[in-house]
Context: one part of a larger RNA
């Protein structure tokens, strides 16, 4: 802007695009087969590579505002306890989220019409022949099945549900105010490069903030006891704690404006 009124939802599939691999084992069965070595077709069931998709329960990775241990040095008057800087100073673990080295799935199973190729009736050509007329079986290939997009598919497609009058004029498919509902604003994430996309917006749990839990680290500071003393013990599964869960209006989401049909 278009889909001939304006919305809000839920969808239908024309076309489009992915996918498509394949080992080993057991089992039929040491059976058919072969003198004998050997040694199956069909069928049946397990397990795996490599690919692909989603996830984070687990197993690990990361984890720069989590914890803790340590070195030099500065500063906080000193001691204790701490900041600051040294590659995040160096190590040791980590929680969300993001990850594979991890977890689950998947290729399938069928249907149609076929290729080669094997057939069945069969004439031309009293026989014969799969083919000339009719009829079949047949493949990781084709066309569905299976996922994923899709009404600008201008052939613009369906269904629910909703909302339809004042006012002004130069009367026109004109202007203004309005409905349903939509956007600007705002707090924010399952979402993100902007944008979009989605949840709130006080009739609120949307974010932060406190409180309570989980996780993590790993037993804080003082104070006491004990040792000449560095140091231990005890209080005390201690203190601290980012992003996980829940609870509460303390903050902040106020308020406002603007757009939008006239029954078609």
């Nucleotide at each position: 802007c278009g889909u001939a009124g304006g919305a809000g939802a839920u969808u239908u599939g024309a076309a489009g695009g992915g996918a498509g691999c394949u080992g080993u084992c057991c089992u039929u069965a040491g059976u058919a087969c072969g003198a004998g070595a050997g040694g199956a077709c069909c069928g049946g069931g397990a397990u795996g590579g490599a690919c692909a998709u989603a996830c984070c329960u687990c197993u690990g990775g990361u984890g720069c505002a989590c914890c803790a241990g340590u070195u030099g040095u500065u500063c906080u008057g000193c001691c204790a306890a701490g900041g600051g800087c040294a590659c995040a100073g160096c190590u040791g673990g980590g929680u969300a989220g993001c990850u594979a080295c991890g977890u689950a799935u998947g290729g399938a199973c069928g249907a149609g019409a076929u290729a080669a190729a094997c057939g069945c009736u069969g004439a031309a050509g009293g026989c014969a022949u799969c083919u000339a007329a009719g009829c079949g079986u047949g493949a990781a290939a084709c066309u569905c099945c299976c996922c994923c997009u899709a009404a600008g598919a201008u052939g613009a497609g369906a269904u629910c549900u909703c909302c339809c009058c004042u006012c002004c004029c130069u009367c026109g498919a004109g202007g203004a105010g309005u409905a349903a509902g939509g956007c600007u604003c705002g707090a924010c994430g399952u979402a993100g490069a902007c944008u979009a996309u989605g949840u709130c917006g006080u009739u609120g749990a949307u974010a932060g903030g406190u409180c309570a839990g989980g996780g993590g680290u790993g037993u804080a500071a003082g104070u006491g006891c004990u040792g000449u003393a560095a140091g231990g013990c005890a209080u005390g599964c201690a203190g601290c704690u980012g992003a996980c869960u829940g609870a509460u209006a303390c903050u902040a989401a106020u308020a406002a404006g603007c757009c939008g049909a006239a029954a078609g």